[in-house]
C1' cells in the first nucleotide's frame, strides 16, 4: 500500500432550566378494608444489540416407583460452564503465498431406497475397440455365436495407479513398487490422532441436514407462572334461641313445634379490589494469584431502570468530532445541514440477525530506504 484478527465508542462529554418513571425522608389527604394518592427535599434513570424469541439454566406451579415402545435433539477428542446445540485449546479434511479462514466431522464391510443431463451401463456394466470360432464373400468386408474392463467415448463419479510376466486377447490371474483397507506390534500424545513396522491381494462407486444403525441425552406448563390480604351478594358448614303439660322453682320427663319461614353469632372457600413476586444478583469495577486459555478461587469499592396504556423528551451554554455545502484573510477559520440499528417489561448465561460513523492494539504479504 494491500490484508487478517480481536477489542472498544456507538451523534458524544461537562453544566443550567422545564417536563415525565423510581427509591428514600419529611407533611398533608383518601378509602369499610387490603392499601392508594397529592406536595416538598434529595438520589437516580435503557441496549450492545434492550430485537428474533434459536438454545440452555434460574425461579413457580402441575406430574413422577422401576423397566420398555414411540417420539425429539445432539455427534472428531480434551477441557470450561449452573447448563447448553454455547466457549476454550486440540486432531482431521479443505482453501489461502501468509497471518487467518471455513466444516452436523459415528456408520455405505447389516439392510432398503436414490443418483438430474450425457452414457452400453450409476454396481447382476459390452457402445466403440482389441481376439477367438463357424458360415458366406464380389477378397474391401458381411452375418452369427464367444471371450475381454488393456485402449476410446460420456460423465461430478466408471471398479485401485505404474511397469512387467502371462496370454487369441485380456484380467490382482499372477509378480515389483506406490496409494488405500484390515489385523497385530513398537513409540509420541490425557486423547481425539500422528509417526514407525510386520502380515493378508482384501481393493467391496457415491448419497445418512435419505431411511436406518450405534452412541449420549430428555417430564409438562409458563410471572396472565405463583403466593399473600380481601369487600358486597349468593351459596354451604356449624352452634344457641320456643310453647303447653308433670308440683311454685331447678334439674328430669311426656307431647307439640322441631325437614317449612324468619332471625343471631361463628367458621372456611372463590369474585371484585388491593399488594407481593419486581431487582442484591452464577451481578459490576478494579487489583492478586493459578491456567496456554476458556476459566476458577481470592482482596477492595460499588448498589447501578422496574413501568403495567407503560417514563427517558425539550432547550441552552461552553469544549469536540465524520461527512456535505456556502463564504473568507485559504497547512486555516466563520456559518449552516446531516450523522446508524434500535426502546427494558420476571432474572441469568449464549447464539443468530440489524448497524451511519470512528478509535486501539496485534499480526501476515509487497515494495522502497
Nucleotide at each position: 500500500c494491500c490484508g487478517g484478527u480481536g477489542a472498544g465508542u456507538g451523534a458524544u462529554g461537562c453544566g443550567g432550566c422545564c417536563g415525565c418513571g423510581g427509591g428514600a425522608c419529611g407533611g398533608a389527604c383518601g378509602g369499610u378494608g387490603a392499601c392508594g394518592c397529592c406536595c416538598g427535599u434529595u438520589c437516580u434513570g435503557a441496549g450492545g444489540a434492550a430485537a428474533g424469541u434459536c438454545c440452555g439454566g434460574g425461579c413457580u406451579c402441575c406430574a413422577c416407583a422401576g423397566g420398555g415402545c414411540a417420539g425429539a435433539g445432539u455427534g472428531c477428542c480434551u477441557c470450561c460452564u449452573a447448563a447448553c446445540g454455547g466457549g476454550a485449546g486440540g486432531g482431521c479434511g479443505g482453501a489461502g503465498u501468509a497471518a487467518u479462514c471455513c466444516g452436523a466431522c459415528g456408520g455405505a464391510a447389516a439392510g432398503u431406497g436414490c443418483g438430474a443431463c450425457a452414457g452400453a451401463a450409476a454396481a447382476c456394466a459390452a457402445c466403440c475397440g482389441c481376439c477367438c470360432c463357424g458360415c458366406c464373400u464380389u477378397c474391401g468386408g458381411g452375418c452369427g455365436g464367444g471371450g475381454u474392463a488393456a485402449g476410446g467415448g460420456u460423465g461430478c463419479a466408471a471398479a485401485g495407479g505404474u511397469g512387467g510376466u502371462g496370454u487369441a486377447a485380456g484380467a490382482g490371474a499372477c509378480c515389483a513398487c506406490c496409494g488405500g483397507c484390515a489385523u497385530c506390534c513398537c513409540g509420541g500424545g490425557u486423547a481425539a490422532c500422528c509417526g514407525g513396522g510386520a502380515u493378508g491381494g482384501c481393493c467391496g462407486c457415491g448419497u445418512a441436514a435419505a431411511c436406518c444403525c450405534c452412541a449420549c441425552c430428555c417430564g409438562g406448563a409458563g410471572c396472565a407462572a405463583g403466593g399473600c390480604c380481601a369487600a358486597g351478594c349468593a351459596g354451604g358448614g356449624a352452634a344457641g334461641a320456643g310453647g303447653a303439660g308433670u308440683u311454685g322453682c331447678c334439674c328430669g320427663c311426656u307431647c307439640c313445634g322441631c325437614u317449612c319461614g324468619a332471625u343471631u353469632u361463628c367458621c372456611g372457600g372463590g369474585u371484585a379490589g388491593g399488594c407481593c413476586g419486581c431487582a442484591c444478583a452464577a451481578c459490576c469495577g478494579u487489583u492478586c494469584u493459578g491456567g496456554c486459555g476458556a476459566c476458577a478461587g481470592g482482596g477492595c469499592g460499588g448498589u447501578c431502570a422496574g413501568a403495567u396504556c407503560a417514563u427517558u423528551g425539550g432547550u441552552c451554554g461552553c469544549g469536540a468530532u465524520g461527512c456535505c455545502c456556502g463564504c473568507c484573510u485559504c497547512u486555516g477559520g466563520c456559518g449552516g445541514g446531516u450523522g446508524a440499528c434500535a426502546g427494558a417489561a420476571c432474572c441469568c448465561g449464549g447464539c443468530u440477525u440489524a448497524c451511519g460513523a470512528c478509535u486501539c492494539a496485534c499480526c501476515g504479504g509487497c515494495u522502497u530506504g

A computed fold for a 369-nucleotide RNA from a Candidatus Zixiibacteriota bacterium, annotated as Bacterial RNase P class A. Lineage of the source: Bacteria > Pseudomonadati > Candidatus Zixiibacteriota. The sequence is in RNAcentral, with records from ENA. The gene name in the source record is rnpB. Rfam family: Bacterial RNase P class A. Its family is annotated with tRNA processing, ribonuclease P activity and dimeric ribonuclease P complex in the Gene Ontology.